[in-house]
RNA sequence: AACUCAUCCCGAUGGCCCGAGAGCCCUGGCUCUGUGACGGUCAGCCAACCGACCUACGGGCACGGUGGCAACGCCAGGAGCGAUGAGGA
Numbered sequence: 001a002a003c004u005c006a007u008c009c010c011g012a013u014g015g016c017c018c019g020a021g022a023g024c025c026c027u028g029g030c031u032c033u034g035u036g037a038c039g040g041u042c043a044g045c046c047a048a049c050c051g052a053c054c055u056a057c058g059g060g061c062a063c064g065g066u067g068g069c070a071a072c073g074c075c076a077g078g079a080g081c082g083a084u085g086a087g088g089a
Stems, first nucleotide, its partner, number of pairs: 003087006013043005021032003024080001025078005044069003049065003053059002073081001
């Protein structure tokens, strides 16, 4: 790396920088956005996937490793794909 398994309707925002689109692709909607979205960054917060912990088919816990913080991956149809964790180690 291929590949495998699980999850993708719970939850959780402020400062600063930037400056025009953003919400995976197509069609149709809808939403966010110069009262500054998206993105970056700092801080904060959320969350039990793994470790560690606990008389333990379970439980609790943000200590360690990740992850996340508009709306179900925004919705419907279509075709794909993708993301995260664990394994593969």
SAM riboswitch aptamer (S box leader) from an Actinomycetota bacterium, 89 nucleotides, folded computationally. The model forms 93% of the base pairs in the Rfam consensus.